[in-house]
Molecule: transfer RNA
Organism: Leucobacter luti
RNA sequence: GGGGAUGUAGCUCAGUUGGUAGAGCACCGGUCUCCAAAACCGGUGGUCGCAGGUUCGAGCCCUGCCAGCCCCG
Numbered sequence: 001g002g003g004g005a006u007g008u009a010g011c012u013c014a015g016u017u018g019g020u021a022g023a024g025c026a027c028c029g030g031u032c033u034c035c036a037a038a039a040c041c042g043g044u045g046g047u048c049g050c051a052g053g054u055u056c057g058a059g060c061c062c063u064g065c066c067a068g069c070c071c072c073g
């Protein structure tokens, strides 16, 4: 330098054909307990890597860029 796949919550990851962003864990509160853990109930948390474009509408489609990973030179 060229190519590939990835980037979504604190972490690991879903998100189908473009139509109100989700789960588990973690965290916070409650029940229980002498206290704690476990269990159960409830809750907070997102500019969907960045910037543009298409569209009535984009996590999803298109373009450029950035980051780490793999392959080629």
Base pairs, nucleotide, nucleotide: 001072002071003070004069006067007066010025011024012023013022019056027043028042029041030040031039049065050064051063052062053061